The prediction has a mean pLDDT of 75. Predicted 3D model of a 145-nucleotide RNA (c-di-AMP riboswitch aptamer (ydaO/yuaA leader)) from Terribacillus sp. AE2B 122. Rfam family: c-di-AMP riboswitch aptamer (ydaO/yuaA leader). About the family: This family represents a conserved RNA structure found upstream of the ydaO and yuaA genes in Bacillus subtilis and related genes in other bacteria. The source organism's lineage runs through Bacteria, Bacillati, Bacilli, Caryophanales and Terribacillus.
[in-house]
RNA sequence: AUUUCGUAAUCGCUUAAUUCCUGAAUAUAGGAAGGAGAGGAACCAAUCGUAACUUUUGAUACACGGGGUGAAUCUUUGAAAAGAGUAGGGCUACUCUCUGGCCCGAAUCUGUUAGCUAACAUUGUAACCGUUCGAGAGGAAGCCG
Numbered sequence: 001a002u003u004u005c006g007u008a009a010u011c012g013c014u015u016a017a018u019u020c021c022u023g024a025a026u027a028u029a030g031g032a033a034g035g036a037g038a039g040g041a042a043c044c045a046a047u048c049g050u051a052a053c054u055u056u057u058g059a060u061a062c063a064c065g066g067g068g069u070g071a072a073u074c075u076u077u078g079a080a081a082a083g084a085g086u087a088g089g090g091c092u093a094c095u096c097u098c099u100g101g102c103c104c105g106a107a108u109c110u111g112u113u114a115g116c117u118a119a120c121a122u123u124g125u126a127a128c129c130g131u132u133c134g135a136g137a138g139g140a141a142g143c144c145g
Stems, first nucleotide, its partner, number of pairs: 011130002014127001018033005034125001036123002039120001044115001049062003053058001065113001066110004074085004088104005094138005
């Protein structure tokens, strides 16, 4: 000097998931603020899953149906394992735009049930990680005068 691994602090990324207070039972105990989700009128919207029966209105069967959180949907190859793309989403260290580059494109809940939705009432505030090319515009800080 370079490379790799680990730890701590600071800083930073994904995400709604941060800050403060009380408390000691040392914690997923409670509270407040901030930010986030879902249920729920009128008006508006929608025209009520499929099948067969039937007195056309009921009951029966099918449910791997329907619906929610999320960027994470769809097409296609393959017996499978696993791939190729894609709607869409993220990072590139002041912010925005452009350009180049690098990535994600999952998971899970509900249980036959949900449109929007004021009042109302309710849920969660976790988890996992370590990126940096350039240009333009705007801004911030420091120093000098």